c-di-GMP-I riboswitch aptamer from Calorimonas adulescens, 90 nucleotides, folded computationally. The sequence is in RNAcentral, with records from Rfam. Its mean pLDDT, the model's own confidence on a scale to 100, is 86. Of the family's consensus pairs, 95% are formed in the model.

RNA sequence: UAGAGAGAAAGGCAAACUUAUCGAAAGAUAAGGGCGCAAAGCCACAGGGUCUAAGGUGAUUGCAUUCACUAUGACAGCCUGGUUGCCGUU
Numbered sequence: 001u002a003g004a005g006a007g008a009a010a011g012g013c014a015a016a017c018u019u020a021u022c023g024a025a026a027g028a029u030a031a032g033g034g035c036g037c038a039a040a041g042c043c044a045c046a047g048g049g050u051c052u053a054a055g056g057u058g059a060u061u062g063c064a065u066u067c068a069c070u071a072u073g074a075c076a077g078c079c080u081g082g083u084u085g086c087c088g089u090u
Base pairs, nucleotide, nucleotide: 002090003089005087012037013036017032018031019030020029021028022027035077041083042082043081046080047079048078049075050074051073055070056069057068058067059066
């Protein structure tokens, strides 16, 4: 430097759920919790996918309501990719 993660050690992260806060929501943050994770570190201005629809547009309507579409909002613990990195191993 490159490959793969069998066994092991040191340590790391933390799903569901609960509480609080923020948010229109999806979701996020903190504490508890621990399903799992060798990148479950970071990147959503790399590509695809998924979720939400405040605002906007359209339909409906006398108005309200309702419905459809839409990301500029999210998910890196959906996949590929980029980037940095621990341990032992070849």